[in-house]
c-di-GMP-I riboswitch aptamer from an uncultured Granulosicoccaceae bacterium, 95 nucleotides, folded computationally.
Its Rfam family is "c-di-GMP-I riboswitch aptamer". Rfam's curators write: GEMM was predicted in a large-scale screen for bacterial structured RNA regulatory elements.
The coordinates come from a structure-prediction model, not an experiment, and the mean pLDDT is 82.
RNA sequence: CGUAGCAAAAGGCAAAACUAGCGAAAGUUAGUGACGCAAAGCUUCUGGUCUAAGGGUUCACAAGGAUUUUGACCUACGACAGCAGGGCUGCCUGA
Numbered sequence: 001c002g003u004a005g006c007a008a009a010a011g012g013c014a015a016a017a018c019u020a021g022c023g024a025a026a027g028u029u030a031g032u033g034a035c036g037c038a039a040a041g042c043u044u045c046u047g048g049u050c051u052a053a054g055g056g057u058u059c060a061c062a063a064g065g066a067u068u069u070u071g072a073c074c075u076a077c078g079a080c081a082g083c084a085g086g087g088c089u090g091c092c093u094g095a
Stems, first nucleotide, its partner, number of pairs: 004093002006094001012037002017032006035082001041088003045085003048080003054075005
């Protein structure tokens, strides 16, 4: 010094669950809590995943037309950085 993380130290983050707030939901924020993490720090640039409020398509109520409601399907302008890759930044270190 780091493209490495076997050993050590100092410290860091915080899954599930529960409580409260926000949200249509996915989810998120705070507290409690630790499953784990060497970038589990930041960033939606790429892929993926989740949700579907709004929008679209469609079905049914004798037939046709219109409208509304419900259901089904599609859709991100909503999310996930603790799904992976990329970008930016960063602590420690004997071999």